Bacterial RNase P class A from a Lysobacteraceae bacterium, 373 nucleotides, folded computationally.
Its Rfam family is "Bacterial RNase P class A". Rfam classes the family as a ribozyme.
The prediction has a mean pLDDT of 78.
Lineage of the source: Bacteria > Pseudomonadati > Pseudomonadota > Gammaproteobacteria > Lysobacteraceae.
The model forms 95% of the base pairs in the Rfam consensus.
RNA sequence: GGAGUGAGCCAGACAACCGCGCAGCGCCUCACCGCGUGGCGAGGAAAGUCCGGGCUCCACAGGGCACGGUGCCAGGUAACGCCUGGGCGGCGCGAGCCGACGGAAAGUGCAACAGAGAGCAGACCGCCGAAGCGGGGCAACCCGCUGGCAAGGGUGAAAGGGUGCGGUAAGAGCGCACCGCGCGGGUGGCAACACGCCGCGGCAUGGCAAACCCCACCGGGAGCAAGACCAAAUAGGGAGGCAUUGGCGCGGCCCGCGUCGCCUCCGGGUAGGUCGCUAGAGCCGUCCGGUGACGGGCGGCGCAGAGGAAUGGUUGUCGCGUCGGCGGGUUUCCGCCGGCGAACAGAACCCGGCUUAUCGGCCCACUCCGCCU
Numbered sequence: 001g002g003a004g005u006g007a008g009c010c011a012g013a014c015a016a017c018c019g020c021g022c023a024g025c026g027c028c029u030c031a032c033c034g035c036g037u038g039g040c041g042a043g044g045a046a047a048g049u050c051c052g053g054g055c056u057c058c059a060c061a062g063g064g065c066a067c068g069g070u071g072c073c074a075g076g077u078a079a080c081g082c083c084u085g086g087g088c089g090g091c092g093c094g095a096g097c098c099g100a101c102g103g104a105a106a107g108u109g110c111a112a113c114a115g116a117g118a119g120c121a122g123a124c125c126g127c128c129g130a131a132g133c134g135g136g137g138c139a140a141c142c143c144g145c146u147g148g149c150a151a152g153g154g155u156g157a158a159a160g161g162g163u164g165c166g167g168u169a170a171g172a173g174c175g176c177a178c179c180g181c182g183c184g185g186g187u188g189g190c191a192a193c194a195c196g197c198c199g200c201g202g203c204a205u206g207g208c209a210a211a212c213c214c215c216a217c218c219g220g221g222a223g224c225a226a227g228a229c230c231a232a233a234u235a236g237g238g239a240g241g242c243a244u245u246g247g248c249g250c251g252g253c254c255c256g257c258g259u260c261g262c263c264u265c266c267g268g269g270u271a272g273g274u275c276g277c278u279a280g281a282g283c284c285g286u287c288c289g290g291u292g293a294c295g296g297g298c299g300g301c302g303c304a305g306a307g308g309a310a311u312g313g314u315u316g317u318c319g320c321g322u323c324g325g326c327g328g329g330u331u332u333c334c335g336c337c338g339g340c341g342a343a344c345a346g347a348a349c350c351c352g353g354c355u356u357a358u359c360g361g362c363c364c365a366c367u368c369c370g371c372c373u
Base pairs, nucleotide, nucleotide: 001369002368003367004366005365006364008362009361010360012318013317014316015315016314017313018312020041021040022039024037025036026035027034043344047355048354050353051352052351053350054349055223056222057221058220067219068218069217070216071215072086073085074084075083076082087101088099089098090097091096102214103213107212108211109208110207124153125152126149127148128147131146132145133144134143135142136141161179162178163177164176165175166174180203181201182200183199184198185197186195187194188193227275228274229273230272237266238265239264240263241262242261246260247259248258249257250256282301283300284299285298286297287296288295289294320341321340322339323338324337325336326335327334328333
């Protein structure tokens, strides 16, 4: 200098003017409204609402079934499907990255096309002609049939360990060596797991569980429109009183009762209002423990909380990026002038994650390659 890997950070700055929301104070006012003043006012994802929790209400003896989720091991955490460290497998020269990564010798099931054969495998091409039978030949031997063979070719995602030597008619774990694999033990490790440790076994047990299933663990439901309180008008409900001449009903009459009417009081719910509402598993700094996620101590800070919803706009200067021109320098760079650009996005009860979107820029650590000293 080039090419990369990992982990963080910023998300233009300042000023003027015009605006917006919230609560405080002051003025005016019976009050509302209004005016003034100073304060505060979005994000790294506020997003998707995918996962986990707090909080609230409802339900709930205990156990089991069903259903759903998770799935190597250990740890972190309020909890998780998240994070950290480790193991195993795959990719990369490497820094590093990726992985639903329990069980296929419990059972059921699935495998298109191609292919001879796809699950207690299979002779299409091919190899053999030792044995048996037949034929030919004096004979060695040759030909055919019964057959033998999973080594080679071919098909396929997958064809029942690999390489080599021996062996054989040709072959074959048929035998042997090494590698691989399985089982038992040993050693190391909390464990997953590992081993150039010992013994046994010629190899049995092909693949798929994001197929059913088996095993282990986890899981009540609904959500701030949760939920609590205050509480009009109208209608309806309850209690008491008024009526003494009312209407209607109780077969005609009287009494009585009910109902219709008026007044007062009570209670439920609706509109509306208030709370829930932001002090948070909070943020910043520092020290200690830990490889780390994280935990603990001490000090400091006050950081939107409004209602379908405010946090904005214009101008100027500076900064940034980019394009063009000019000048200096000559890979890289610097200066001046002009043009253009600056993203994704928008709190709604709160928090921890994951995922997705995002113009541009900064810092740190590490890897590989080239050159110079």